Predicted 3D model of a 72-nucleotide RNA (transfer RNA) from a bacterium. It matches the Rfam family "tRNA". The family's RNA type in Rfam is transfer RNA. The sequence was found in a public genome assembly.
RNA sequence: GGCGCCGUAGCUCAGGGGCAGAGCGGACGUUUCAUAAGCGUCAUGUCGGAGGUUCGAGUCCUCCCGGCGCCA
Numbered sequence: 001g002g003c004g005c006c007g008u009a010g011c012u013c014a015g016g017g018g019c020a021g022a023g024c025g026g027a028c029g030u031u032u033c034a035u036a037a038g039c040g041u042c043a044u045g046u047c048g049g050a051g052g053u054u055c056g057a058g059u060c061c062u063c064c065c066g067g068c069g070c071c072a
Base pairs, nucleotide, nucleotide: 001071002070003069004068005067006066007065010024011023012022013021018055026042027041028040029039030038048064049063050062051061052060
């Protein structure tokens, strides 16, 4: 330098055009003499950045940034 994959909550990851989600973690409550576990409730977010397509973009297209891999 070329090609491919990935980037979404604090962490691990779903979601592939029409309300942004799960598990773990966190806060509060309940339970206990107390702690842990369990149960209930709540909050998670510029969806890596910019532009484009579209009535509508996390999702499709282009460029850029970062990570990983392959080739040279």